RNA sequence: GUCCCUGUAGCUCAGUGGUAGAGCACACGACUGUUAAUCGUGCGGUCGUCGGUUCGAGCCCGACCGGGGACG
Numbered sequence: 001g002u003c004c005c006u007g008u009a010g011c012u013c014a015g016u017g018g019u020a021g022a023g024c025a026c027a028c029g030a031c032u033g034u035u036a037a038u039c040g041u042g043c044g045g046u047c048g049u050c051g052g053u054u055c056g057a058g059c060c061c062g063a064c065c066g067g068g069g070a071c072g
Base pairs, nucleotide, nucleotide: 001071002070003069004068005067006066007065010024011023012022013021018055026042027041028040029039030038048064049063050062051061052060
C1' cells in the first nucleotide's frame, strides 16, 4: 500500500429496515443465627465519528478513526 473481519451497557455478546436486549458486574430488597448461594426489583446506551439512502437505519451505502488478520 491492497483486501477481509470487527466496533452495541462497566465486561462478554445477541439484535431479519419498524419501541435497543441478555448474561455477568453494581445498588436495593426477600430468604437466614451471619456470610455465601438462590430469588425479586432497580441502575445503566448520542449503537466508533461524519455524511448518504429511506416514511423510518444498530441493521443498507460512502469516507474517516480504533482493533484483528491475509498478501506484497
Notes: Transfer RNA from an archaeon, 72 nucleotides, folded computationally. Rfam family: tRNA. Rfam's curators write: Transfer RNA (tRNA) molecules are approximately 80 nucleotides in length. The sequence is in RNAcentral, with records from ENA.